Record summary:
This is a predicted structure of a 491-nucleotide part of an RNA (small-subunit ribosomal RNA, 3' major domain) from an uncultured bacterium. It matches the Rfam family "Bacterial small subunit ribosomal RNA". Its mean pLDDT, the model's own confidence on a scale to 100, is 86.
Context: one part of a larger RNA
This record gives sequence, structure tokens and C1' cells, in this order.
RNA sequence: UGACGGGGGCCCGCACAAGCGGUGGAGCACGUGGUUUAAUUCGAUGCAAAGCGAAAAACCUUACCCGGGCUUGACAUGCCAGGGUUGUACCCCGGUGGAAACACUGGGGGAGCGUGGGGUUUCUCACGCGCUCUGGCACAGGUGCUGCAUGGCUGUCGUCAGCUCGUGUCGUGAGAUGUUGGGUUAAGUCCCGCAACGAGCGCAACCCCUGCCCUUAGUUGCUACCGGGUAAAGCCGGGCACUCUAAGGGGACUGCCGGGGAUAACCCGGAGGAAGGAGGGGAUGACGUCAAGUCCUCAUGGCCCUUAUGCCCGGGGCUACACACGUGCUACAAUGGGGGGUACAGAGGGUUGCGAACCCGCAAGGGGGAGCUAAUCCCAGAAAGCCCUCCUCAGUUCGGAUCGGGGUCUGCAACUCGACCCCGUGAAGCCGGAAUCGCUAGUAAUGGCGGAUCAGCAUGCCGCCGUGAAUGCGUUCCCGGGCCUUGUACA
Repeated sequence: UGACGGGGGCCCGCACAAGCGGUGGAGCACGUGGUUUAAUUCGAUGCAAAGCGAAAAACCUUACCCGGGCUUGACAUGCCAGGGUUGUACCCCGGUGGAAACACUGGGGGAGCGUGGGGUUUCUCACGCGCUCUGGCACAGGUGCUGCAUGGCUGUCGUCAGCUCGUGUCGUGAGAUGUUGGGUUAAGUCCCGCAACGAGCGCAACCCCUGCCCUUAGUUGCUACCGGGUAAAGCCGGGCACUCUAAGGGGACUGCCGGGGAUAACCCGGAGGAAGGAGGGGAUGACGUCAAGUCCUCAUGGCCCUUAUGCCCGGGGCUACACACGUGCUACAAUGGGGGGUACAGAGGGUUGCGAACCCGCAAGGGGGAGCUAAUCCCAGAAAGCCCUCCUCAGUUCGGAUCGGGGUCUGCAACUCGACCCCGUGAAGCCGGAAUCGCUAGUAAUGGCGGAUCAGCAUGCCGCCGUGAAUGCGUUCCCGGGCCUUGUACA
């Protein structure tokens, strides 16, 4: 000087408390450990691994296993020798063996430049270049090892309020001071004081979304008013006021009033306002810590493999199952379940795509193809809600696992191993031990919708809107953190 303390003081955070909903029990899904296996590829492992890399494992992916095959190689550059350049580049069509890769093999189409000679119109020969084949060489290749050799990127403490520097001053020195102190703040935020005076990286602001208003603009959007028109409808002609769209601007600054405070910073209350004292949300992550994570994104030192640790193919595996853990989904019902009717979103996606009307099918879906390169058309019915009605507390009209049968769709192909539909079957489960998680407001809870990936496959992920709470006395305690101080035999 740090670090640490079951030392002290001050102060924060859904840290506790208050409250709401969960997890831990059940069934299933997904991930993981373990076990098994020819292989169940690899990595991630307290917080900060475990619906993680994986925003799509039937083949492919794929890195694993078994079997078959290739060897200058699936890919790059160069060298040597030989061959071809009217023919084994390349393209198309085949044949035999084979599961394919591959091996052997047939037919058709199908090239250039330069120099020189013959020729001098076409043409032809030789050489060289280019292109290409075969053989050889140098090399390629490696998701092989080392994240304890690394770059880059990332997690985490932590959006925490800290981390430092120049000069000066103090100290023999390590170092201190500044950065401590009195207030204040979300903040090393600001004010005051002070041997310090300044400065940098952080904080804040500048950026984006959202909440109010204005201006500009008016189609594909809108419809108050006029007209037309309909069973109804912005359906049509005017119209651009309103909504909206999307570009610009305004608006909030403790500006105003009162009180408190050192007359300061600032705090409390009030007015006005769509909004206050940072309005709400996002992006943004200081010096550093964990030899944290990643050599399987990529890059890269070293080491290792070289007819194989490289490359291709068929099949299998990554989907195994006595168990254990994590994350979820669905429930255990009446604030519910079933049937019928009816209303209101936002944000997205769509041309090898989205696919309407209409017809067929109980349905998945099939037929059909209008329209749409999309404020125009389509996906698209939002659902919870509301109205009517059945069920009456029962392992049930709760719950849907499991299994049997039949089908649909995608795809070369659904046996291992897809999703969906219909009929039948109807398991566990009566609110969950110790323990444990999330959340302070348009939040939790609850309801549906979209998107990425994607041929197909979502209970995961990323978004969107609807309905919409309860509680917060307080800081003693648990956890993490900040500042000052104290002890130390630790560095």
C1' cells in the first nucleotide's frame, strides 16, 4: 500500500422484510451427470455449465462408429518429365460391376495466341505460350494436441462508482497528498472547505424507441362534409379536417411560488402542464479480476498425422436408459371444462414465395387458382373478454400420458428417428418435504399473435399487443457491493 476480520461507522441493490406467482411432488419435453454402447462426436461445470455453442441431428449437417473406396488428393500455388491441342479439358447421353463412392468402358458435341517454314486464298507442318492429361516433386489437407504459448471475441464482478496521470508539496524510502473532511446525489453528481492546482478513462449528456403538441405531405392510408350507390360496406366521385403514416420542429429547465438548508449544492410541498425534478425503456460496460471461456467460428506459435489423425460414399450413432440434477410445458379443476353466438390488437413475413373466393373431406389436408414484388393482395380466425347454455364436486364432461387402429403432408427416403389429423384407449396427478426462484407498474400474473432457423419439424429463442394486480413498516438479520476507519504473525 493492499487483502482479510463471526471489528466499527455511513450508504446502496427484489439483498432481506411486505406481497403476488412459481420451482422442489405428477406426466411429458429439452439439456446435463451417470451408465450402456461398435459409436452413443466435441466443448461448456458454483454464482457466471446444464431449452448453453445448436436461430432446426431422418440422409446432408457430422466432427463419432462399422463397412467399402481414393492417394498431388474435395481445395491453392509452383517445378520437372512425357502425352494431347481435331481431341481421354469441359458439356451431354450411356454401358458393366457395385448399396453408393468408386473401378473399368462406349458414343456425341466441343477451343485460343505468338514465331518460323511450305503455301501464300482456303490450308498444312514444326516450335513456344496458354489450356489440359498422366507420372513424379514441392506441397495441400487435419473439427488432431496445447485457451497454462497467443490474437480476436465473450462471460463475470457491474451501470457498481470507481480507476489513474502531470506538476507541486510531504516522507530516507515503499508511498502519501490530490481522491480525505462537512453537506448532497442514481453517480468521484454537485456545493463548501482544504498543500494542493489541474487533467484523463469512467458518470451524465449527445444517439434510438415511447408519452403531448405543431409544421410539411395525402396514396396504397383516412372519411367530418357534399354527391352517387348498396342488403350492408370508403364501395365510387369530390375532400386531406380527423385518425394514421414519416420527416422536421416545439416541449421540462428545479424555469415559477412557498418552506427547509451555510446566503451554496440540494431537499420537501404547490401551481401550471400530456409529462416533472433522470417522465418510461433501449443502446452504451472505466483501470482491472477470475492463468474464467473459446485452438470445434476465425486467425495463429509450437507439437503431432501424411495410401492416413487427410478425402469420398453406404449404413448406423449423436434419439440408448436402472437412475440423479437443471430448465420448461401441461395439469390437478367450477374465477373451471364443454357447446353455440359475438367484439377489439400490435409487430412482422411473403415471387424457386404468401396464396383469397369457391368445391371436396369429420379433420389434418386436397382441388382450385383471383390478387400481391405488397400502408393496395395474402398469411389472418387474435385469444383471454362479452352473451346464452350444459356439467354440480365426482379421479369427474377435470387431466391428458400411454397404447391400438386408420389417415394427411414434407421429402430420393419418415424402420431405427418427423410433424399433424381422426376413432378408440384413457395413466400419474386432489396444489407438492427439507429447501429454493422471479418480480416494485402497464411491472408480476394471465391471454393469444408474429418472426428467425427451416423441405418438413418449437413446450426453446427473439419480438408484439390484449387483460391487468398485490405489497414496500423498515434496514436488526441473510447475500452482493461502495466510502471512511481499526486490528493483523497474510501478500